[in-house]
Context: one part of a larger RNA
RNA sequence: UGACGGGGGCCCGCACAAGCAGCGGAGCGUGUGGUUUAAUUCGAUGCAACGCGAAGAACCUUACCAAGGCUUGACAUGUCGGAAGUAGCGACCCGAAAGGGAAGCGACCUGUUAAGUCAGGAGCCGUCACAGGUGCUGCAUGGCUGUCGUCAGCUCGUGCCGUGAGGUGUUUGGUUAAGUCCUGUAACGAGCGCAACCCUUGUUGUCAGUUGUUUUCUCUGGCGAGACUGCCCUGCAAAACGGGGAGGAAGGUGGGGAUGACGUCAAGUCAGCACGGCCCUUAUGCCUUGGGCUACACACACGCUACAAUGGGUGGUACAAUGGGUAGCAAUAGAGCGAUCUGGAGCCAAUCCUAAAAGCCAUCCUCAGUUCGGAUUGCAGGCUGAAACCCGCCUGCAUGAAGUUGGAGUUGCUAGUAACCGCAGGUCAGCAUACUGCGGUGAAUACGUUCUCGGGCCUUGUACA
Repeated sequence: UGACGGGGGCCCGCACAAGCAGCGGAGCGUGUGGUUUAAUUCGAUGCAACGCGAAGAACCUUACCAAGGCUUGACAUGUCGGAAGUAGCGACCCGAAAGGGAAGCGACCUGUUAAGUCAGGAGCCGUCACAGGUGCUGCAUGGCUGUCGUCAGCUCGUGCCGUGAGGUGUUUGGUUAAGUCCUGUAACGAGCGCAACCCUUGUUGUCAGUUGUUUUCUCUGGCGAGACUGCCCUGCAAAACGGGGAGGAAGGUGGGGAUGACGUCAAGUCAGCACGGCCCUUAUGCCUUGGGCUACACACACGCUACAAUGGGUGGUACAAUGGGUAGCAAUAGAGCGAUCUGGAGCCAAUCCUAAAAGCCAUCCUCAGUUCGGAUUGCAGGCUGAAACCCGCCUGCAUGAAGUUGGAGUUGCUAGUAACCGCAGGUCAGCAUACUGCGGUGAAUACGUUCUCGGGCCUUGUACA
């Protein structure tokens, strides 16, 4: 000087407390461990791995396994040599395909010739350099990322103090979300952070108005205004600032986002990419078929659905926003109990389509393993796709399991938030309980900082560095 303390003081945070909804019990989905396996490819492992890489494993993907094949190679550049019905197409044969063989057909460019006649190029075959490797090392690395933490800190120049390591500044007293600002001060200044500048949302003026409405309003886009402790009262020695009030759509950072200092964890990633070194080179490379990544005594993590009457069934009826759409979205109409099918208006989209559910009204059920719950299983169908056996999704009929609110413990959340309700998108042929967004309905509680956890500042002790 740090780090640490079951030392002290001050302060903060959904950290506790006060509340609401959960998880932990059940069934199922997904991930992981373990076990199994020919293979169950690899990575991620306290917080900060475990619906994570993966924004979507039937083939492909695919890296794994078995079997069958190829060897200048699926791909690139160059050297040397060669073939001349060459390159290419290819009936047919072997084969699961890849691959191997093969009758026949049969070119292109430049110059040249009577003529594919000749020479060269491209292409082909062979040779050599090389290609190739999701093989190893994230403890050789770049780049990117997580975390402490959007925490308020981390430093420098000159000066001063100290033999020196170093200190001071950055400490004191107030204050703040903040090393934010004020005050004091051997310090005076400065930098990276904080804040502001950026985007969005809430109010309004004005301009424009396509496809929206008939340019009034709503809406869309542009340019402005508005909020600054500006005004009033008050507290503190004063200032900074705090408390209250007016006006205002909004009040003291208005709400949300983007933005992540010096550094820490030899944190993560050689499988996104790049790259040093090492290793393989008729194989650790490449192609193909089939299988596996989907196994299952079990354990954990994150979710979905429930256990019901604030509910379930049936009928009627109402209201969104973000988005997406041409190998696409698909209306009206018709068939089917339905998934879906037939058909195709319109739309390259503020034009057309996709397009709500909780809610409200009426009615049945009357507390039961039930008209709750829907797992599981059987049968019959539909869709995508060469192909749904391993291993997809959906529909109908039948079946109707566990489950009556969950131990110790543990998670999220302070307002348009939690909770409940649906919708869209990316990925995608098909497949979403995940993820990323969107709107609809819309709470309870916060006395407070003793305690738990994490963090900041000052101080103290130390046989630690």
The prediction has a mean pLDDT of 82. This is a predicted structure of a 465-nucleotide part of an RNA (small-subunit ribosomal RNA, 3' major domain) from an Anaerolineae bacterium. It matches the Rfam family "Bacterial small subunit ribosomal RNA". The sequence was found in a public genome assembly.